[in-house]
This record gives sequence, structure tokens and C1' cells, in this order.
RNA sequence: UGCAGAGUAGGUGACAUGCGUCAAGUGCUACGGGAUGGGGUGUUGCCUGUAGACGAAAGGUUUUACCUGCGAUAUGUCACCGCAUCCGCUGCC
Repeated sequence: UGCAGAGUAGGUGACAUGCGUCAAGUGCUACGGGAUGGGGUGUUGCCUGUAGACGAAAGGUUUUACCUGCGAUAUGUCACCGCAUCCGCUGCC
């Protein structure tokens, strides 16, 4: 010098444990904030605050509850997927 590779935020699925089903959560819109391969720039997506609009699947039993379901539900584990460029890192020449 050249070639190859790893790694972010996060996404999907399975499982486990919860929460809700007396409607919180999720999703949508507007305006802000934040973190985002080891570093710089940037993108995509993500998280979050406020406001607004919308809005749900219950059934059963031995009824302080439990069971089966349901929810774009939360968290954890595992598997798979997962940075554009420059530098860096690992391997080979």
C1' cells in the first nucleotide's frame, strides 16, 4: 500500500417474569431536549419532555383471588439482523 474482518444506537423472533384489561401503556401529530461502533463529520433509526387528537377483548371459575385470552404492553435472557465517510483496531500480503 492492498485485501478481509470485528464492534454502536437499535430492530425482529422465541422464552421467562411482570403490568393493564376499573385503560395505564403502545401507536399518531406539533414543538423542544438527549444519547448514538474507540475518535471526527454526518445519516438513519432510537430515547425523552410538553401539548393535542384518537382509542382497545374479553370469557370462565371454587370471586380479597385465580385460570384462559387479549394489548402495535414493560423488563430480562438467547438467536438472528444492524453506520455512510475519514482515522483508529484485528488478521493476511
The RNA shown here (THF (Tetrahydrofolate) riboswitch aptamer) has 93 nucleotides and comes from a Bacillota bacterium. It was read from a public genome assembly, where an Rfam model found it. Lineage of the source: Bacteria > Bacillati > Bacillota. Its Rfam family is "THF (Tetrahydrofolate) riboswitch aptamer". About the family: Tetrahydrofolate (THF) riboswitch was first reported for Ames et al. as an RNA motif in 5' untranslated (5'-UTR)regions of folate transport and biosynthesis genes in Firmicutes genomes. Gene Ontology term of the family: tetrahydrofolate metabolic process.